[in-house]
RNA sequence: GGGACGUUAGCGCAAUUGGCAGAGCACCGGUCUCCAAAACCGGGGGUUGGGGGUUCAACUCCCUCACGUCCCG
Numbered sequence: 001g002g003g004a005c006g007u008u009a010g011c012g013c014a015a016u017u018g019g020c021a022g023a024g025c026a027c028c029g030g031u032c033u034c035c036a037a038a039a040c041c042g043g044g045g046g047u048u049g050g051g052g053g054u055u056c057a058a059c060u061c062c063c064u065c066a067c068g069u070c071c072c073g
Stems, first nucleotide, its partner, number of pairs: 001072007010025002013022001019056001027043005049065005
């Protein structure tokens, strides 16, 4: 230098003929317990990596930039 894949909640990840952004763990509260753990119930948390474009509507399609992993030279 060329190419493939990836970037979504604190963390590892879902969400595709474009149509309400989710669950798990963690966190917070409660029940239980002498206390705690476990279990169960409930709750908060997101400019979907940045910018631009297409569209009535974009995590999703297009352009560009950044970062990560891998391959080729």
Predicted 3D model of a 73-nucleotide RNA (transfer RNA) from Candidatus Kerfeldbacteria bacterium CG_4_10_14_0_8_um_filter_42_10. Its Rfam family is "tRNA". Rfam links the family to the GO term triplet codon-amino acid adaptor activity. From the family's description: Transfer RNA (tRNA) molecules are approximately 80 nucleotides in length. By type it is a transfer RNA. The RNAcentral record of the sequence draws on ENA.